[in-house]
Context: one part of a larger RNA
Order: sequence, then C1' cells, then structure tokens
RNA sequence: GGAUGAACGCUGGCGGCGUGCCUAAUACAUGCAAGUCGAACGGGAACCGGAGACUUCGGUAGCCGGGGAGAGUGGCGCACGGGUGCGUAACACGUAGCUGAUCUGCCCUUUGCAGGGGGAUAACCUGCCGAAAGGUGGGCUAAUACCGCGUAGGCUCGAUGAGGUUAGAGGCUCAUUGAGUAAAGCUGCGGCGGCAAAGGAGGAGGCUGCGACCCAUCAGCUAGUUGGUAGGGUAAAGGCCUACCAAGGCAAAGACGGGUAGGGGGCCUGAGAGGGUGACCCCCCACACUGGGACUGAGACACGGCCCAGACUCCUACGGGAGGCAGCAGUAAGGAUAUUGCACAAUGGGCGCAAGCCUGAUGCAGCAACGCCGCGUGGAGGAUGAAGGCCUUCGGGUUGUAAACUCCUUUUCUGCGUGAAGAGGAAGGACGGUAGCGCAGGAAGAAGUCUCGGCUAACUACGUGCCAGCAGCCGCGGUAAAACGUAGGAGGCGAGCGUUAUCC
Repeated sequence: GGAUGAACGCUGGCGGCGUGCCUAAUACAUGCAAGUCGAACGGGAACCGGAGACUUCGGUAGCCGGGGAGAGUGGCGCACGGGUGCGUAACACGUAGCUGAUCUGCCCUUUGCAGGGGGAUAACCUGCCGAAAGGUGGGCUAAUACCGCGUAGGCUCGAUGAGGUUAGAGGCUCAUUGAGUAAAGCUGCGGCGGCAAAGGAGGAGGCUGCGACCCAUCAGCUAGUUGGUAGGGUAAAGGCCUACCAAGGCAAAGACGGGUAGGGGGCCUGAGAGGGUGACCCCCCACACUGGGACUGAGACACGGCCCAGACUCCUACGGGAGGCAGCAGUAAGGAUAUUGCACAAUGGGCGCAAGCCUGAUGCAGCAACGCCGCGUGGAGGAUGAAGGCCUUCGGGUUGUAAACUCCUUUUCUGCGUGAAGAGGAAGGACGGUAGCGCAGGAAGAAGUCUCGGCUAACUACGUGCCAGCAGCCGCGGUAAAACGUAGGAGGCGAGCGUUAUCC
C1' cells in the first nucleotide's frame, strides 16, 4: 500500500447493488416452513330446496333432491428444496479413468399385452379400558388396496450345444429343453392411467492412478490382520461377513500414533513464482438433542418418519405420557451480527387431466455507512481586504473572496398531480401509489474526522513543568515544549475519518 462477513471512537444528507451470529453443533416460548389428488374408493356433516306428517303455531322428526366440510382406505410426493460444518487426513474432495461387478420412480422412444375370479379391511355402527396419550372386542362395506387362476411374445433361473469378442471372465448372439413370473381401471368420451420387454436421458452405487496440513520430542504397526478355498450377503466386485487352510500385509518415498481441519471452483495479495484463505454464489461430502438400529420405498438407515438407550424440558388423576429451530422469524445465554413483515404477481418445486391447492424455496419490503459505486451539501460576481479571532518587531500580518451584499440555479429536499415495465392471447402485480414524469416553493434541510518533531504533507501562542500526559519506531515532558493540553492557523481524506484485529 492492498484486503475484510469486521468491531470500537467521533461524525452522518440521498440513491443503486450487494452483505449481515466468524462466539455456545448452547437451551428454546409462539406462529409458520410438505402436501396434494373426488378423473382410484366407500361413506358423508353443516347448509339449501321440495311435497306431505305432527304441532303448545315457537317449531319438531322422518322422506326425496341438491350440497359437499372434517375424518378414512388408496396413489404420488415427503430421499427435492432449505440449514449447519460437529465429525472426517478419508477414494471425503479434485482430476483422469474403469464398471465384462451395478441399480434407476417420474420423463422420452419402440414393441406387445390387459382374460376370468376370490377373500378381507379402515372409515361407519356398537361394547369396554384409560386423567390423558391412546388401546381393545363385536358387526357392515369399496377400490387403481390385497390374493389365487389363465395367457407368456419376452424376462429370470437350471441343463445341453454352437458362435464371434476379450489378457481373461459370469457380458453379447443363436438353438433345444425344463421350471418360474404380468396387468387396473377411471372418465366430462376429448382423454388420463395399468403390465411386460428393449433402448435413451438424467440420477445414483462401486473400484483405481495421481494431487492435497503440522509433529520423528510418534519408529515400528497389524489376528479378519494379508492371501486362498467354500459358503452367506448385496443392485453389484470384494474379509463385506462366516468356517477352514496358509503366514502373510504395511513402513524412513514416513507406516502406526498424536494434533489440526469439511474438500473444490474460487477469494485476498503479489510483476510473477509464491503466501494466506474457503463468508456470500456454485459443485461435492458429512450431520440433524447424544449414541445405536432397522422399516417403508426406485431411492433413506431418513432435519420437521419409526424403534431402543441416555441427558434435558414439559404434562399427569403418579398408573403413565409428550418433545427436539444446525428451516424462516423470534427468545434467553454467550456475545460483534437484522423483522415473531408482505406475497405466491414472477421464477422454480410437489400433487392434480385441469381448475387449482401447498411452497419462510423464491420474489419483495424492513433494520444496519457493513462494503462497493454514484450524487449532493450550491454557482458566478464581490476589497472599505469590514467586524471578530489569532499573532505581532505595534508598522502590520493572517483567517480571506472567506463573509456580508448582488445576480443565478434547483441535482437533492418539501408539497401537489400523474404514474409504469416486470404479465407470452383477455383478465390478473406482493413490490407500490414504488421508480419515472410534470408543476410549484425556496440556498433553502445536509461536514466531519485525523494529523502537523523525523519517518510524513502541515507552526505559532498560551498553559503545564519527568507532573499531567503522548507514543507505530526513534523518542518527547525536570520553566522559553513546533512531540503533553487548549486556541489560532495549516495539511490529508471526505459521508466519512481514525483506531484495533487478521492476511499478503
């Protein structure tokens, strides 16, 4: 000098665009953050209409039609999006490859298929238990829920044979034979769906080479350890797991141990090499009170799912229950870091044929000079060089064209009016009566901060007297201090200026 997610002191007019718990992965009141589908299914409250019945004339119960709430079965989603950086020195990440060892819902393409049956169950009704959370018995019912049967082009598995490929192989192609295995309907008649197989796209799993922090005051480490055989397990290779057999495997090119740490694109600095760093944005990983576990599912070992254990908090009728903000706001604590805001109008996501519903993702607004950028605080003229201040050799010098005063302008400001784009064909805008535009008013409402001994740009006076104090280094202060304090003046930067911390 540059830089910062900054903080602190003094000061502070406006706008645009960004950014804002770096500490306690501490504990959390309250609200919201994941639902949706009636074109899968049964049932159906409130309410509305109608004709009769009864009536104490207020109304009541039932029937028919409409209506569709809440709840329930079922489907899809909830594995995305959002947060945090605890752990992790590791195939976690980056890069380059391999997968003949693999999976893939929704989407796209192609081909074919969808025949005929069955038994349940929630909701509902009803009994019981419980303070509650909730549980349990009996009865009824539907489906794109569940289960047999049929069909099998194919697919999977077994046996046999052939072919080309390959380093080799379980992959590919073909033939024979045996076994197993599908489906679902709804409709507003336009469609929307179902099953099988193959391919694609995107996604995911696994393996490998190389890269990548400190300590050798960590030098030896290792029994599922290293390899083999067989089996299990997985979508899948593999000590991944088990049994048996062998005795291996790693290490000074740093094993093992300890410490620290999410990684990368990037960001800061620097001429570069390098050094530092990993906030915001993007990709990947890990985690979701702590530890463990599986279930469901195409996908999880699952932040707002389940089970167990633990700590903590809350409710309780003391028998037993409920909870998890590292989502958005917000609270307490620690502390340096914001609103319990508006809207789904746009973009995107979930569900739905759609209308639409949901969306603290997102779009916006609020707060903060936290940063960058832009603008303004007036312009021109104006010498009796006014007054006042300060200094003085008492002549004067300086503040200083500075002010006053004259003329002008209105960015901004204030008031009034008008008023968007953002919304693909009509309507529909949270932002927002915002931005912009027009008119009027009036220089009107808007300057500070640090420094002035040398480094380093800017000097005098008074006060103080090794005191009070200053200070980045050298060093100033003990009676003439350009170094302390105040004043005048000057210098620097300017809505900022200085200090502190950290990096180059």
Source information:
This is a predicted structure of a 504-nucleotide part of an RNA (small-subunit ribosomal RNA, 5' domain) from an uncultured Chloroflexota bacterium. RNAcentral holds the full RNA, with entries from ENA and SILVA. Its mean pLDDT, the model's own confidence on a scale to 100, is 85.